[in-house]
RNA sequence: CCAGAGGGCCGGGCGGCCGCGGGUCCCGCAAGGGACGCGAGGAAAGUCCGGGCUCCACGGAACAACGGUGCCGGGUAACGCCCGGCCGUCCCGCGUGAGCGGGAUGAGGGACAGUGCCACAGAAAGGACACCGCCUGCUUUCGGGCAGGUAAGGUCGAAAGGGUGCGGCAAGAGCGCACCGCGUCCCUGGCAACAGGGGCGGCACGGCAAACCCCACCGGGUGCAAGACCGAAUAGGGGCGGCAUAUGGGCUGGUUCCGGCUCGUCGCCCGGGUUGGUCGCUUGAGCCCCUCCGCAAGGAUGGGCCUAGAGGAAUGGUCGCCCAGUUCCCGCAAGGGGAUGGACAGAACCCGGCUUACAGGCCCUCUGGCAAA
RNA sequence: GCGAUCGUAGCUCAGCUGGUUAGAGCAUCGGUUUGUGGUACCGAGGGUCGCGGGUUCAAGUCCCGUCGAUCGCCCCA
Numbered sequence: 001c002c003a004g005a006g007g008g009c010c011g012g013g014c015g016g017c018c019g020c021g022g023g024u025c026c027c028g029c030a031a032g033g034g035a036c037g038c039g040a041g042g043a044a045a046g047u048c049c050g051g052g053c054u055c056c057a058c059g060g061a062a063c064a065a066c067g068g069u070g071c072c073g074g075g076u077a078a079c080g081c082c083c084g085g086c087c088g089u090c091c092c093g094c095g096u097g098a099g100c101g102g103g104a105u106g107a108g109g110g111a112c113a114g115u116g117c118c119a120c121a122g123a124a125a126g127g128a129c130a131c132c133g134c135c136u137g138c139u140u141u142c143g144g145g146c147a148g149g150u151a152a153g154g155u156c157g158a159a160a161g162g163g164u165g166c167g168g169c170a171a172g173a174g175c176g177c178a179c180c181g182c183g184u185c186c187c188u189g190g191c192a193a194c195a196g197g198g199g200c201g202g203c204a205c206g207g208c209a210a211a212c213c214c215c216a217c218c219g220g221g222u223g224c225a226a227g228a229c230c231g232a233a234u235a236g237g238g239g240c241g242g243c244a245u246a247u248g249g250g251c252u253g254g255u256u257c258c259g260g261c262u263c264g265u266c267g268c269c270c271g272g273g274u275u276g277g278u279c280g281c282u283u284g285a286g287c288c289c290c291u292c293c294g295c296a297a298g299g300a301u302g303g304g305c306c307u308a309g310a311g312g313a314a315u316g317g318u319c320g321c322c323c324a325g326u327u328c329c330c331g332c333a334a335g336g337g338g339a340u341g342g343a344c345a346g347a348a349c350c351c352g353g354c355u356u357a358c359a360g361g362c363c364c365u366c367u368g369g370c371a372a373a
Numbered sequence: 374g375c376g377a378u379c380g381u382a383g384c385u386c387a388g389c390u391g392g393u394u395a396g397a398g399c400a401u402c403g404g405u406u407u408g409u410g411g412u413a414c415c416g417a418g419g420g421u422c423g424c425g426g427g428u429u430c431a432a433g434u435c436c437c438g439u440c441g442a443u444c445g446c447c448c449c450a
Base pairs, nucleotide, nucleotide: 001369002368003367004366005365006364007363008362009361010360012322013321014320015319016318017317018316020039021038023036024035025034026033027032041344045355046354048353049352050351051350052349053223055221056220059258060257061256062255063254066219067218068217069216070215071085072084073083074082075081086108087106088105089104090103091102092101093100094099109214110213114212115211116208117207118206131154132153133150134149135148136147137146138145139144162180163179164178165177166176167175181203182201183200184199185198186197187196188195189194227279228278229277230276237270238269239268240267241266242265243264248263249262250261251260252259271449272448273447286305287304288303289302291300292299293298323342325340326339327338328337329336330335374446375445376444377443378442379441380440383399384398385397386396392430401417402416403415404414405413423439424438425437426436427435
């Protein structure tokens, strides 16, 4: 320098003129005018999670249902988010090898609690199986047939009930042994997930829980069109249905019990009215910087700053210069000139995340290649 | 803005607890019947299951993301 992977950041800049939306101040009786200052994002998006806030419900206890989460530890207001670690899988490099190092990635509890499924093919699909083959015996018309043994080989499949090697056997087989795997017990290290070592067991325990389910933990509902106040209008109207009119009914947003409240109540439909104002509303788990603690996510102390709060909704247009990018012309080259042109997108109560979209540029780490020292 | 539901043939819909080749009606096309057309009968074609990814041996179905469509919201109360 080039290519690839991973991560972080930016995502046009400055100035002139004309506009747009709020705010404060000034002038004006008013209409209106003027000055100053502020005015989109990393995703404002999808609305997928977690909260604040709001109202409804909210007395206690028990049970069930539904939904969600799921290795371990930490962070956080909280989370399904983030950080660190463990284990599995994949890739690269080194090493004869066991292995070691680096990177990426994983919705990663439980399949000896139970139920269910494993299509087609195949002999056999879950305490299975003898189709071909192999071996033994009997028989034979010499082609073969019958009975038995056998899961090493073939065949089918996503998957065939441990793997490799040696022994063994009529042929075979954990039948025996060594190593690996698996299960179980103990010891050591670690907060833990787990790792290492040793003993025992001949294998009994296939896959699927993003199938039901089991275990542990979490969750009352509702979303600023929430909600509060003021004002206007209309019809406190009508119909249907359920349960009732007090030893009863209804509510207590799942049920039951003990309580509590209430006397009609609950649900659906038709009809009618309005399309107003103020608050909620932006000072907040807020942003920036220094120091300290921590591997990190992050935390603590101190200092500084105030930064859209509108109503279907403003944040734009144009000119000049510059910055990348693309392209054309001149030139051997260095370079010069011209044209074009800036992604995704648009706050609507507010935060923390995730996911998705995004032209182009910058920085860091790792790997490979080339060149030079 | 917030909440909910749904995407399967040209249209309207099925598809159970994942399984062998995804079906039905209407429509379209061809044939028979008729002098002709309609009707009727017979047959045929037509499917990225909205799109992308994952789990699984296997996905229309289960899970995640994404795109699109539809419905509801105030007062009398």
The prediction has a mean pLDDT of 75.
Two RNAs folded together computationally: RNase P RNA and transfer RNA, 450 nucleotides in total.
Rfam match: Bacterial RNase P class A. Rfam describes the family as follows. Ribonuclease P (RNase P) is a ubiquitous endoribonuclease, found in archaea, bacteria and eukarya as well as chloroplasts and mitochondria. Its best characterised activity is the generation of mature 5'-ends of tRNAs by cleaving the 5'-leader elements of precursor-tRNAs. Cellular RNase Ps are ribonucleoproteins. RNA from bacterial RNase Ps retains its catalytic activity in the absence of the protein subunit, i.e. it is a ribozyme. It is annotated as a ribozyme.